Predicted 3D model of a 74-nucleotide RNA (transfer RNA) from a bacterium.

[in-house]
RNA sequence: GCGCGUGUAGCUCAGUUGGUUAGAGUACCACAUUGACAUUGUGGGGGUCCACGGUUCGAGUCCGUGCACGCGCA
Numbered sequence: 001g002c003g004c005g006u007g008u009a010g011c012u013c014a015g016u017u018g019g020u021u022a023g024a025g026u027a028c029c030a031c032a033u034u035g036a037c038a039u040u041g042u043g044g045g046g047g048u049c050c051a052c053g054g055u056u057c058g059a060g061u062c063c064g065u066g067c068a069c070g071c072g073c074a
Stems, first nucleotide, its partner, number of pairs: 001073007010026004019057001028044005050066005
C1' cells in the first nucleotide's frame, strides 16, 4: 500500500427483513436477609450505539469518507 472483519453501558456481548421503550450478563450503589461477613432476593444509577456526511416518513441496522483495533496479502 491492497483486501476482509470489528467498533453498542466500567468490562464481555446480543440486537432478526430499517419500525413504535436501546437490552442481557457482570461490575457499582441502596434496601431486605445475618450476631457479622459471604451468598441470595428486590430496586436503582450509568449509553447521544467510534466521528462526520448521505438515503429514508423513520437508521444501532443501509451507503460514502475518515479514525482506532484485529487478520490476511504484498
It was read from a public genome assembly. The coordinates come from a structure-prediction model, not an experiment, and the mean pLDDT is 82.